[in-house]
Model confidence (mean pLDDT): 80 of 100.
A computed fold for a 74-nucleotide RNA from a Candidatus Shapirobacteria bacterium, annotated as transfer RNA.
NCBI's taxonomy places the organism under Bacteria, Bacteria candidate phyla, Candidatus Shapironibacteriota.
Rfam family: tRNA. From the family's description: Transfer RNA (tRNA) molecules are approximately 80 nucleotides in length.
RNA sequence: GCCAGUGUAGCUCAGAUGGUUAGAGCGUGGGAAUCAUAACCCCAAGGUCGGCGGUUCAAUUCCGCCCGCUGGCA
Numbered sequence: 001g002c003c004a005g006u007g008u009a010g011c012u013c014a015g016a017u018g019g020u021u022a023g024a025g026c027g028u029g030g031g032a033a034u035c036a037u038a039a040c041c042c043c044a045a046g047g048u049c050g051g052c053g054g055u056u057c058a059a060u061u062c063c064g065c066c067c068g069c070u071g072g073c074a
Base pairs, nucleotide, nucleotide: 001073002072003071004070005069006068007067010026011025012024013023019057028044029043030042031041050066051065052064053063054062
């Protein structure tokens, strides 16, 4: 340099054929339980869905460019 993949919660990831509320596990905080601690159980907080633009009535989802990361080729 070329090609492909990927970017969503503090971490690991899911999500969709565009459509009313964006989710799980772990972690964190609180509660319950226990003589007590841990596990288990209940509840909660936490997200500009990488950035800019385009298409659309409507974009986290589609398209383009840029940025970061991963892999392959040279």